[in-house]
Molecule: c-di-GMP-I-UAU riboswitch aptamer
Organism: Myxococcales bacterium
RNA sequence: GACGACAAUGGCAAACCGCUCGUGAGGGCGGGACGCAAAGCCACGGGCCCACAGCAUGCUGUGGGCAGCCGGGUUACCGAAA
Numbered sequence: 001g002a003c004g005a006c007a008a009u010g011g012c013a014a015a016c017c018g019c020u021c022g023u024g025a026g027g028g029c030g031g032g033a034c035g036c037a038a039a040g041c042c043a044c045g046g047g048c049c050c051a052c053a054g055c056a057u058g059c060u061g062u063g064g065g066c067a068g069c070c071g072g073g074u075u076a077c078c079g080a081a082a
Stems, first nucleotide, its partner, number of pairs: 003079002011036002016031006034068001040074003044071003047066009
């Protein structure tokens, strides 16, 4: 560097609920744990979603959301074998 078994120290937190922000997708805080070895961070590629406009009505454009959809980049705890 790559990889992820046993164990340990810790971490994050889906659905749902409360308060709150946003036209919306969604976000923040608290509760709560389905899960997670990057479920830390970054919208770069694909994907999905929202708003507006256009039209050939499911596509195009613009702006936005999702990092817990996949890939990629980057940083990081612990630790065997191959």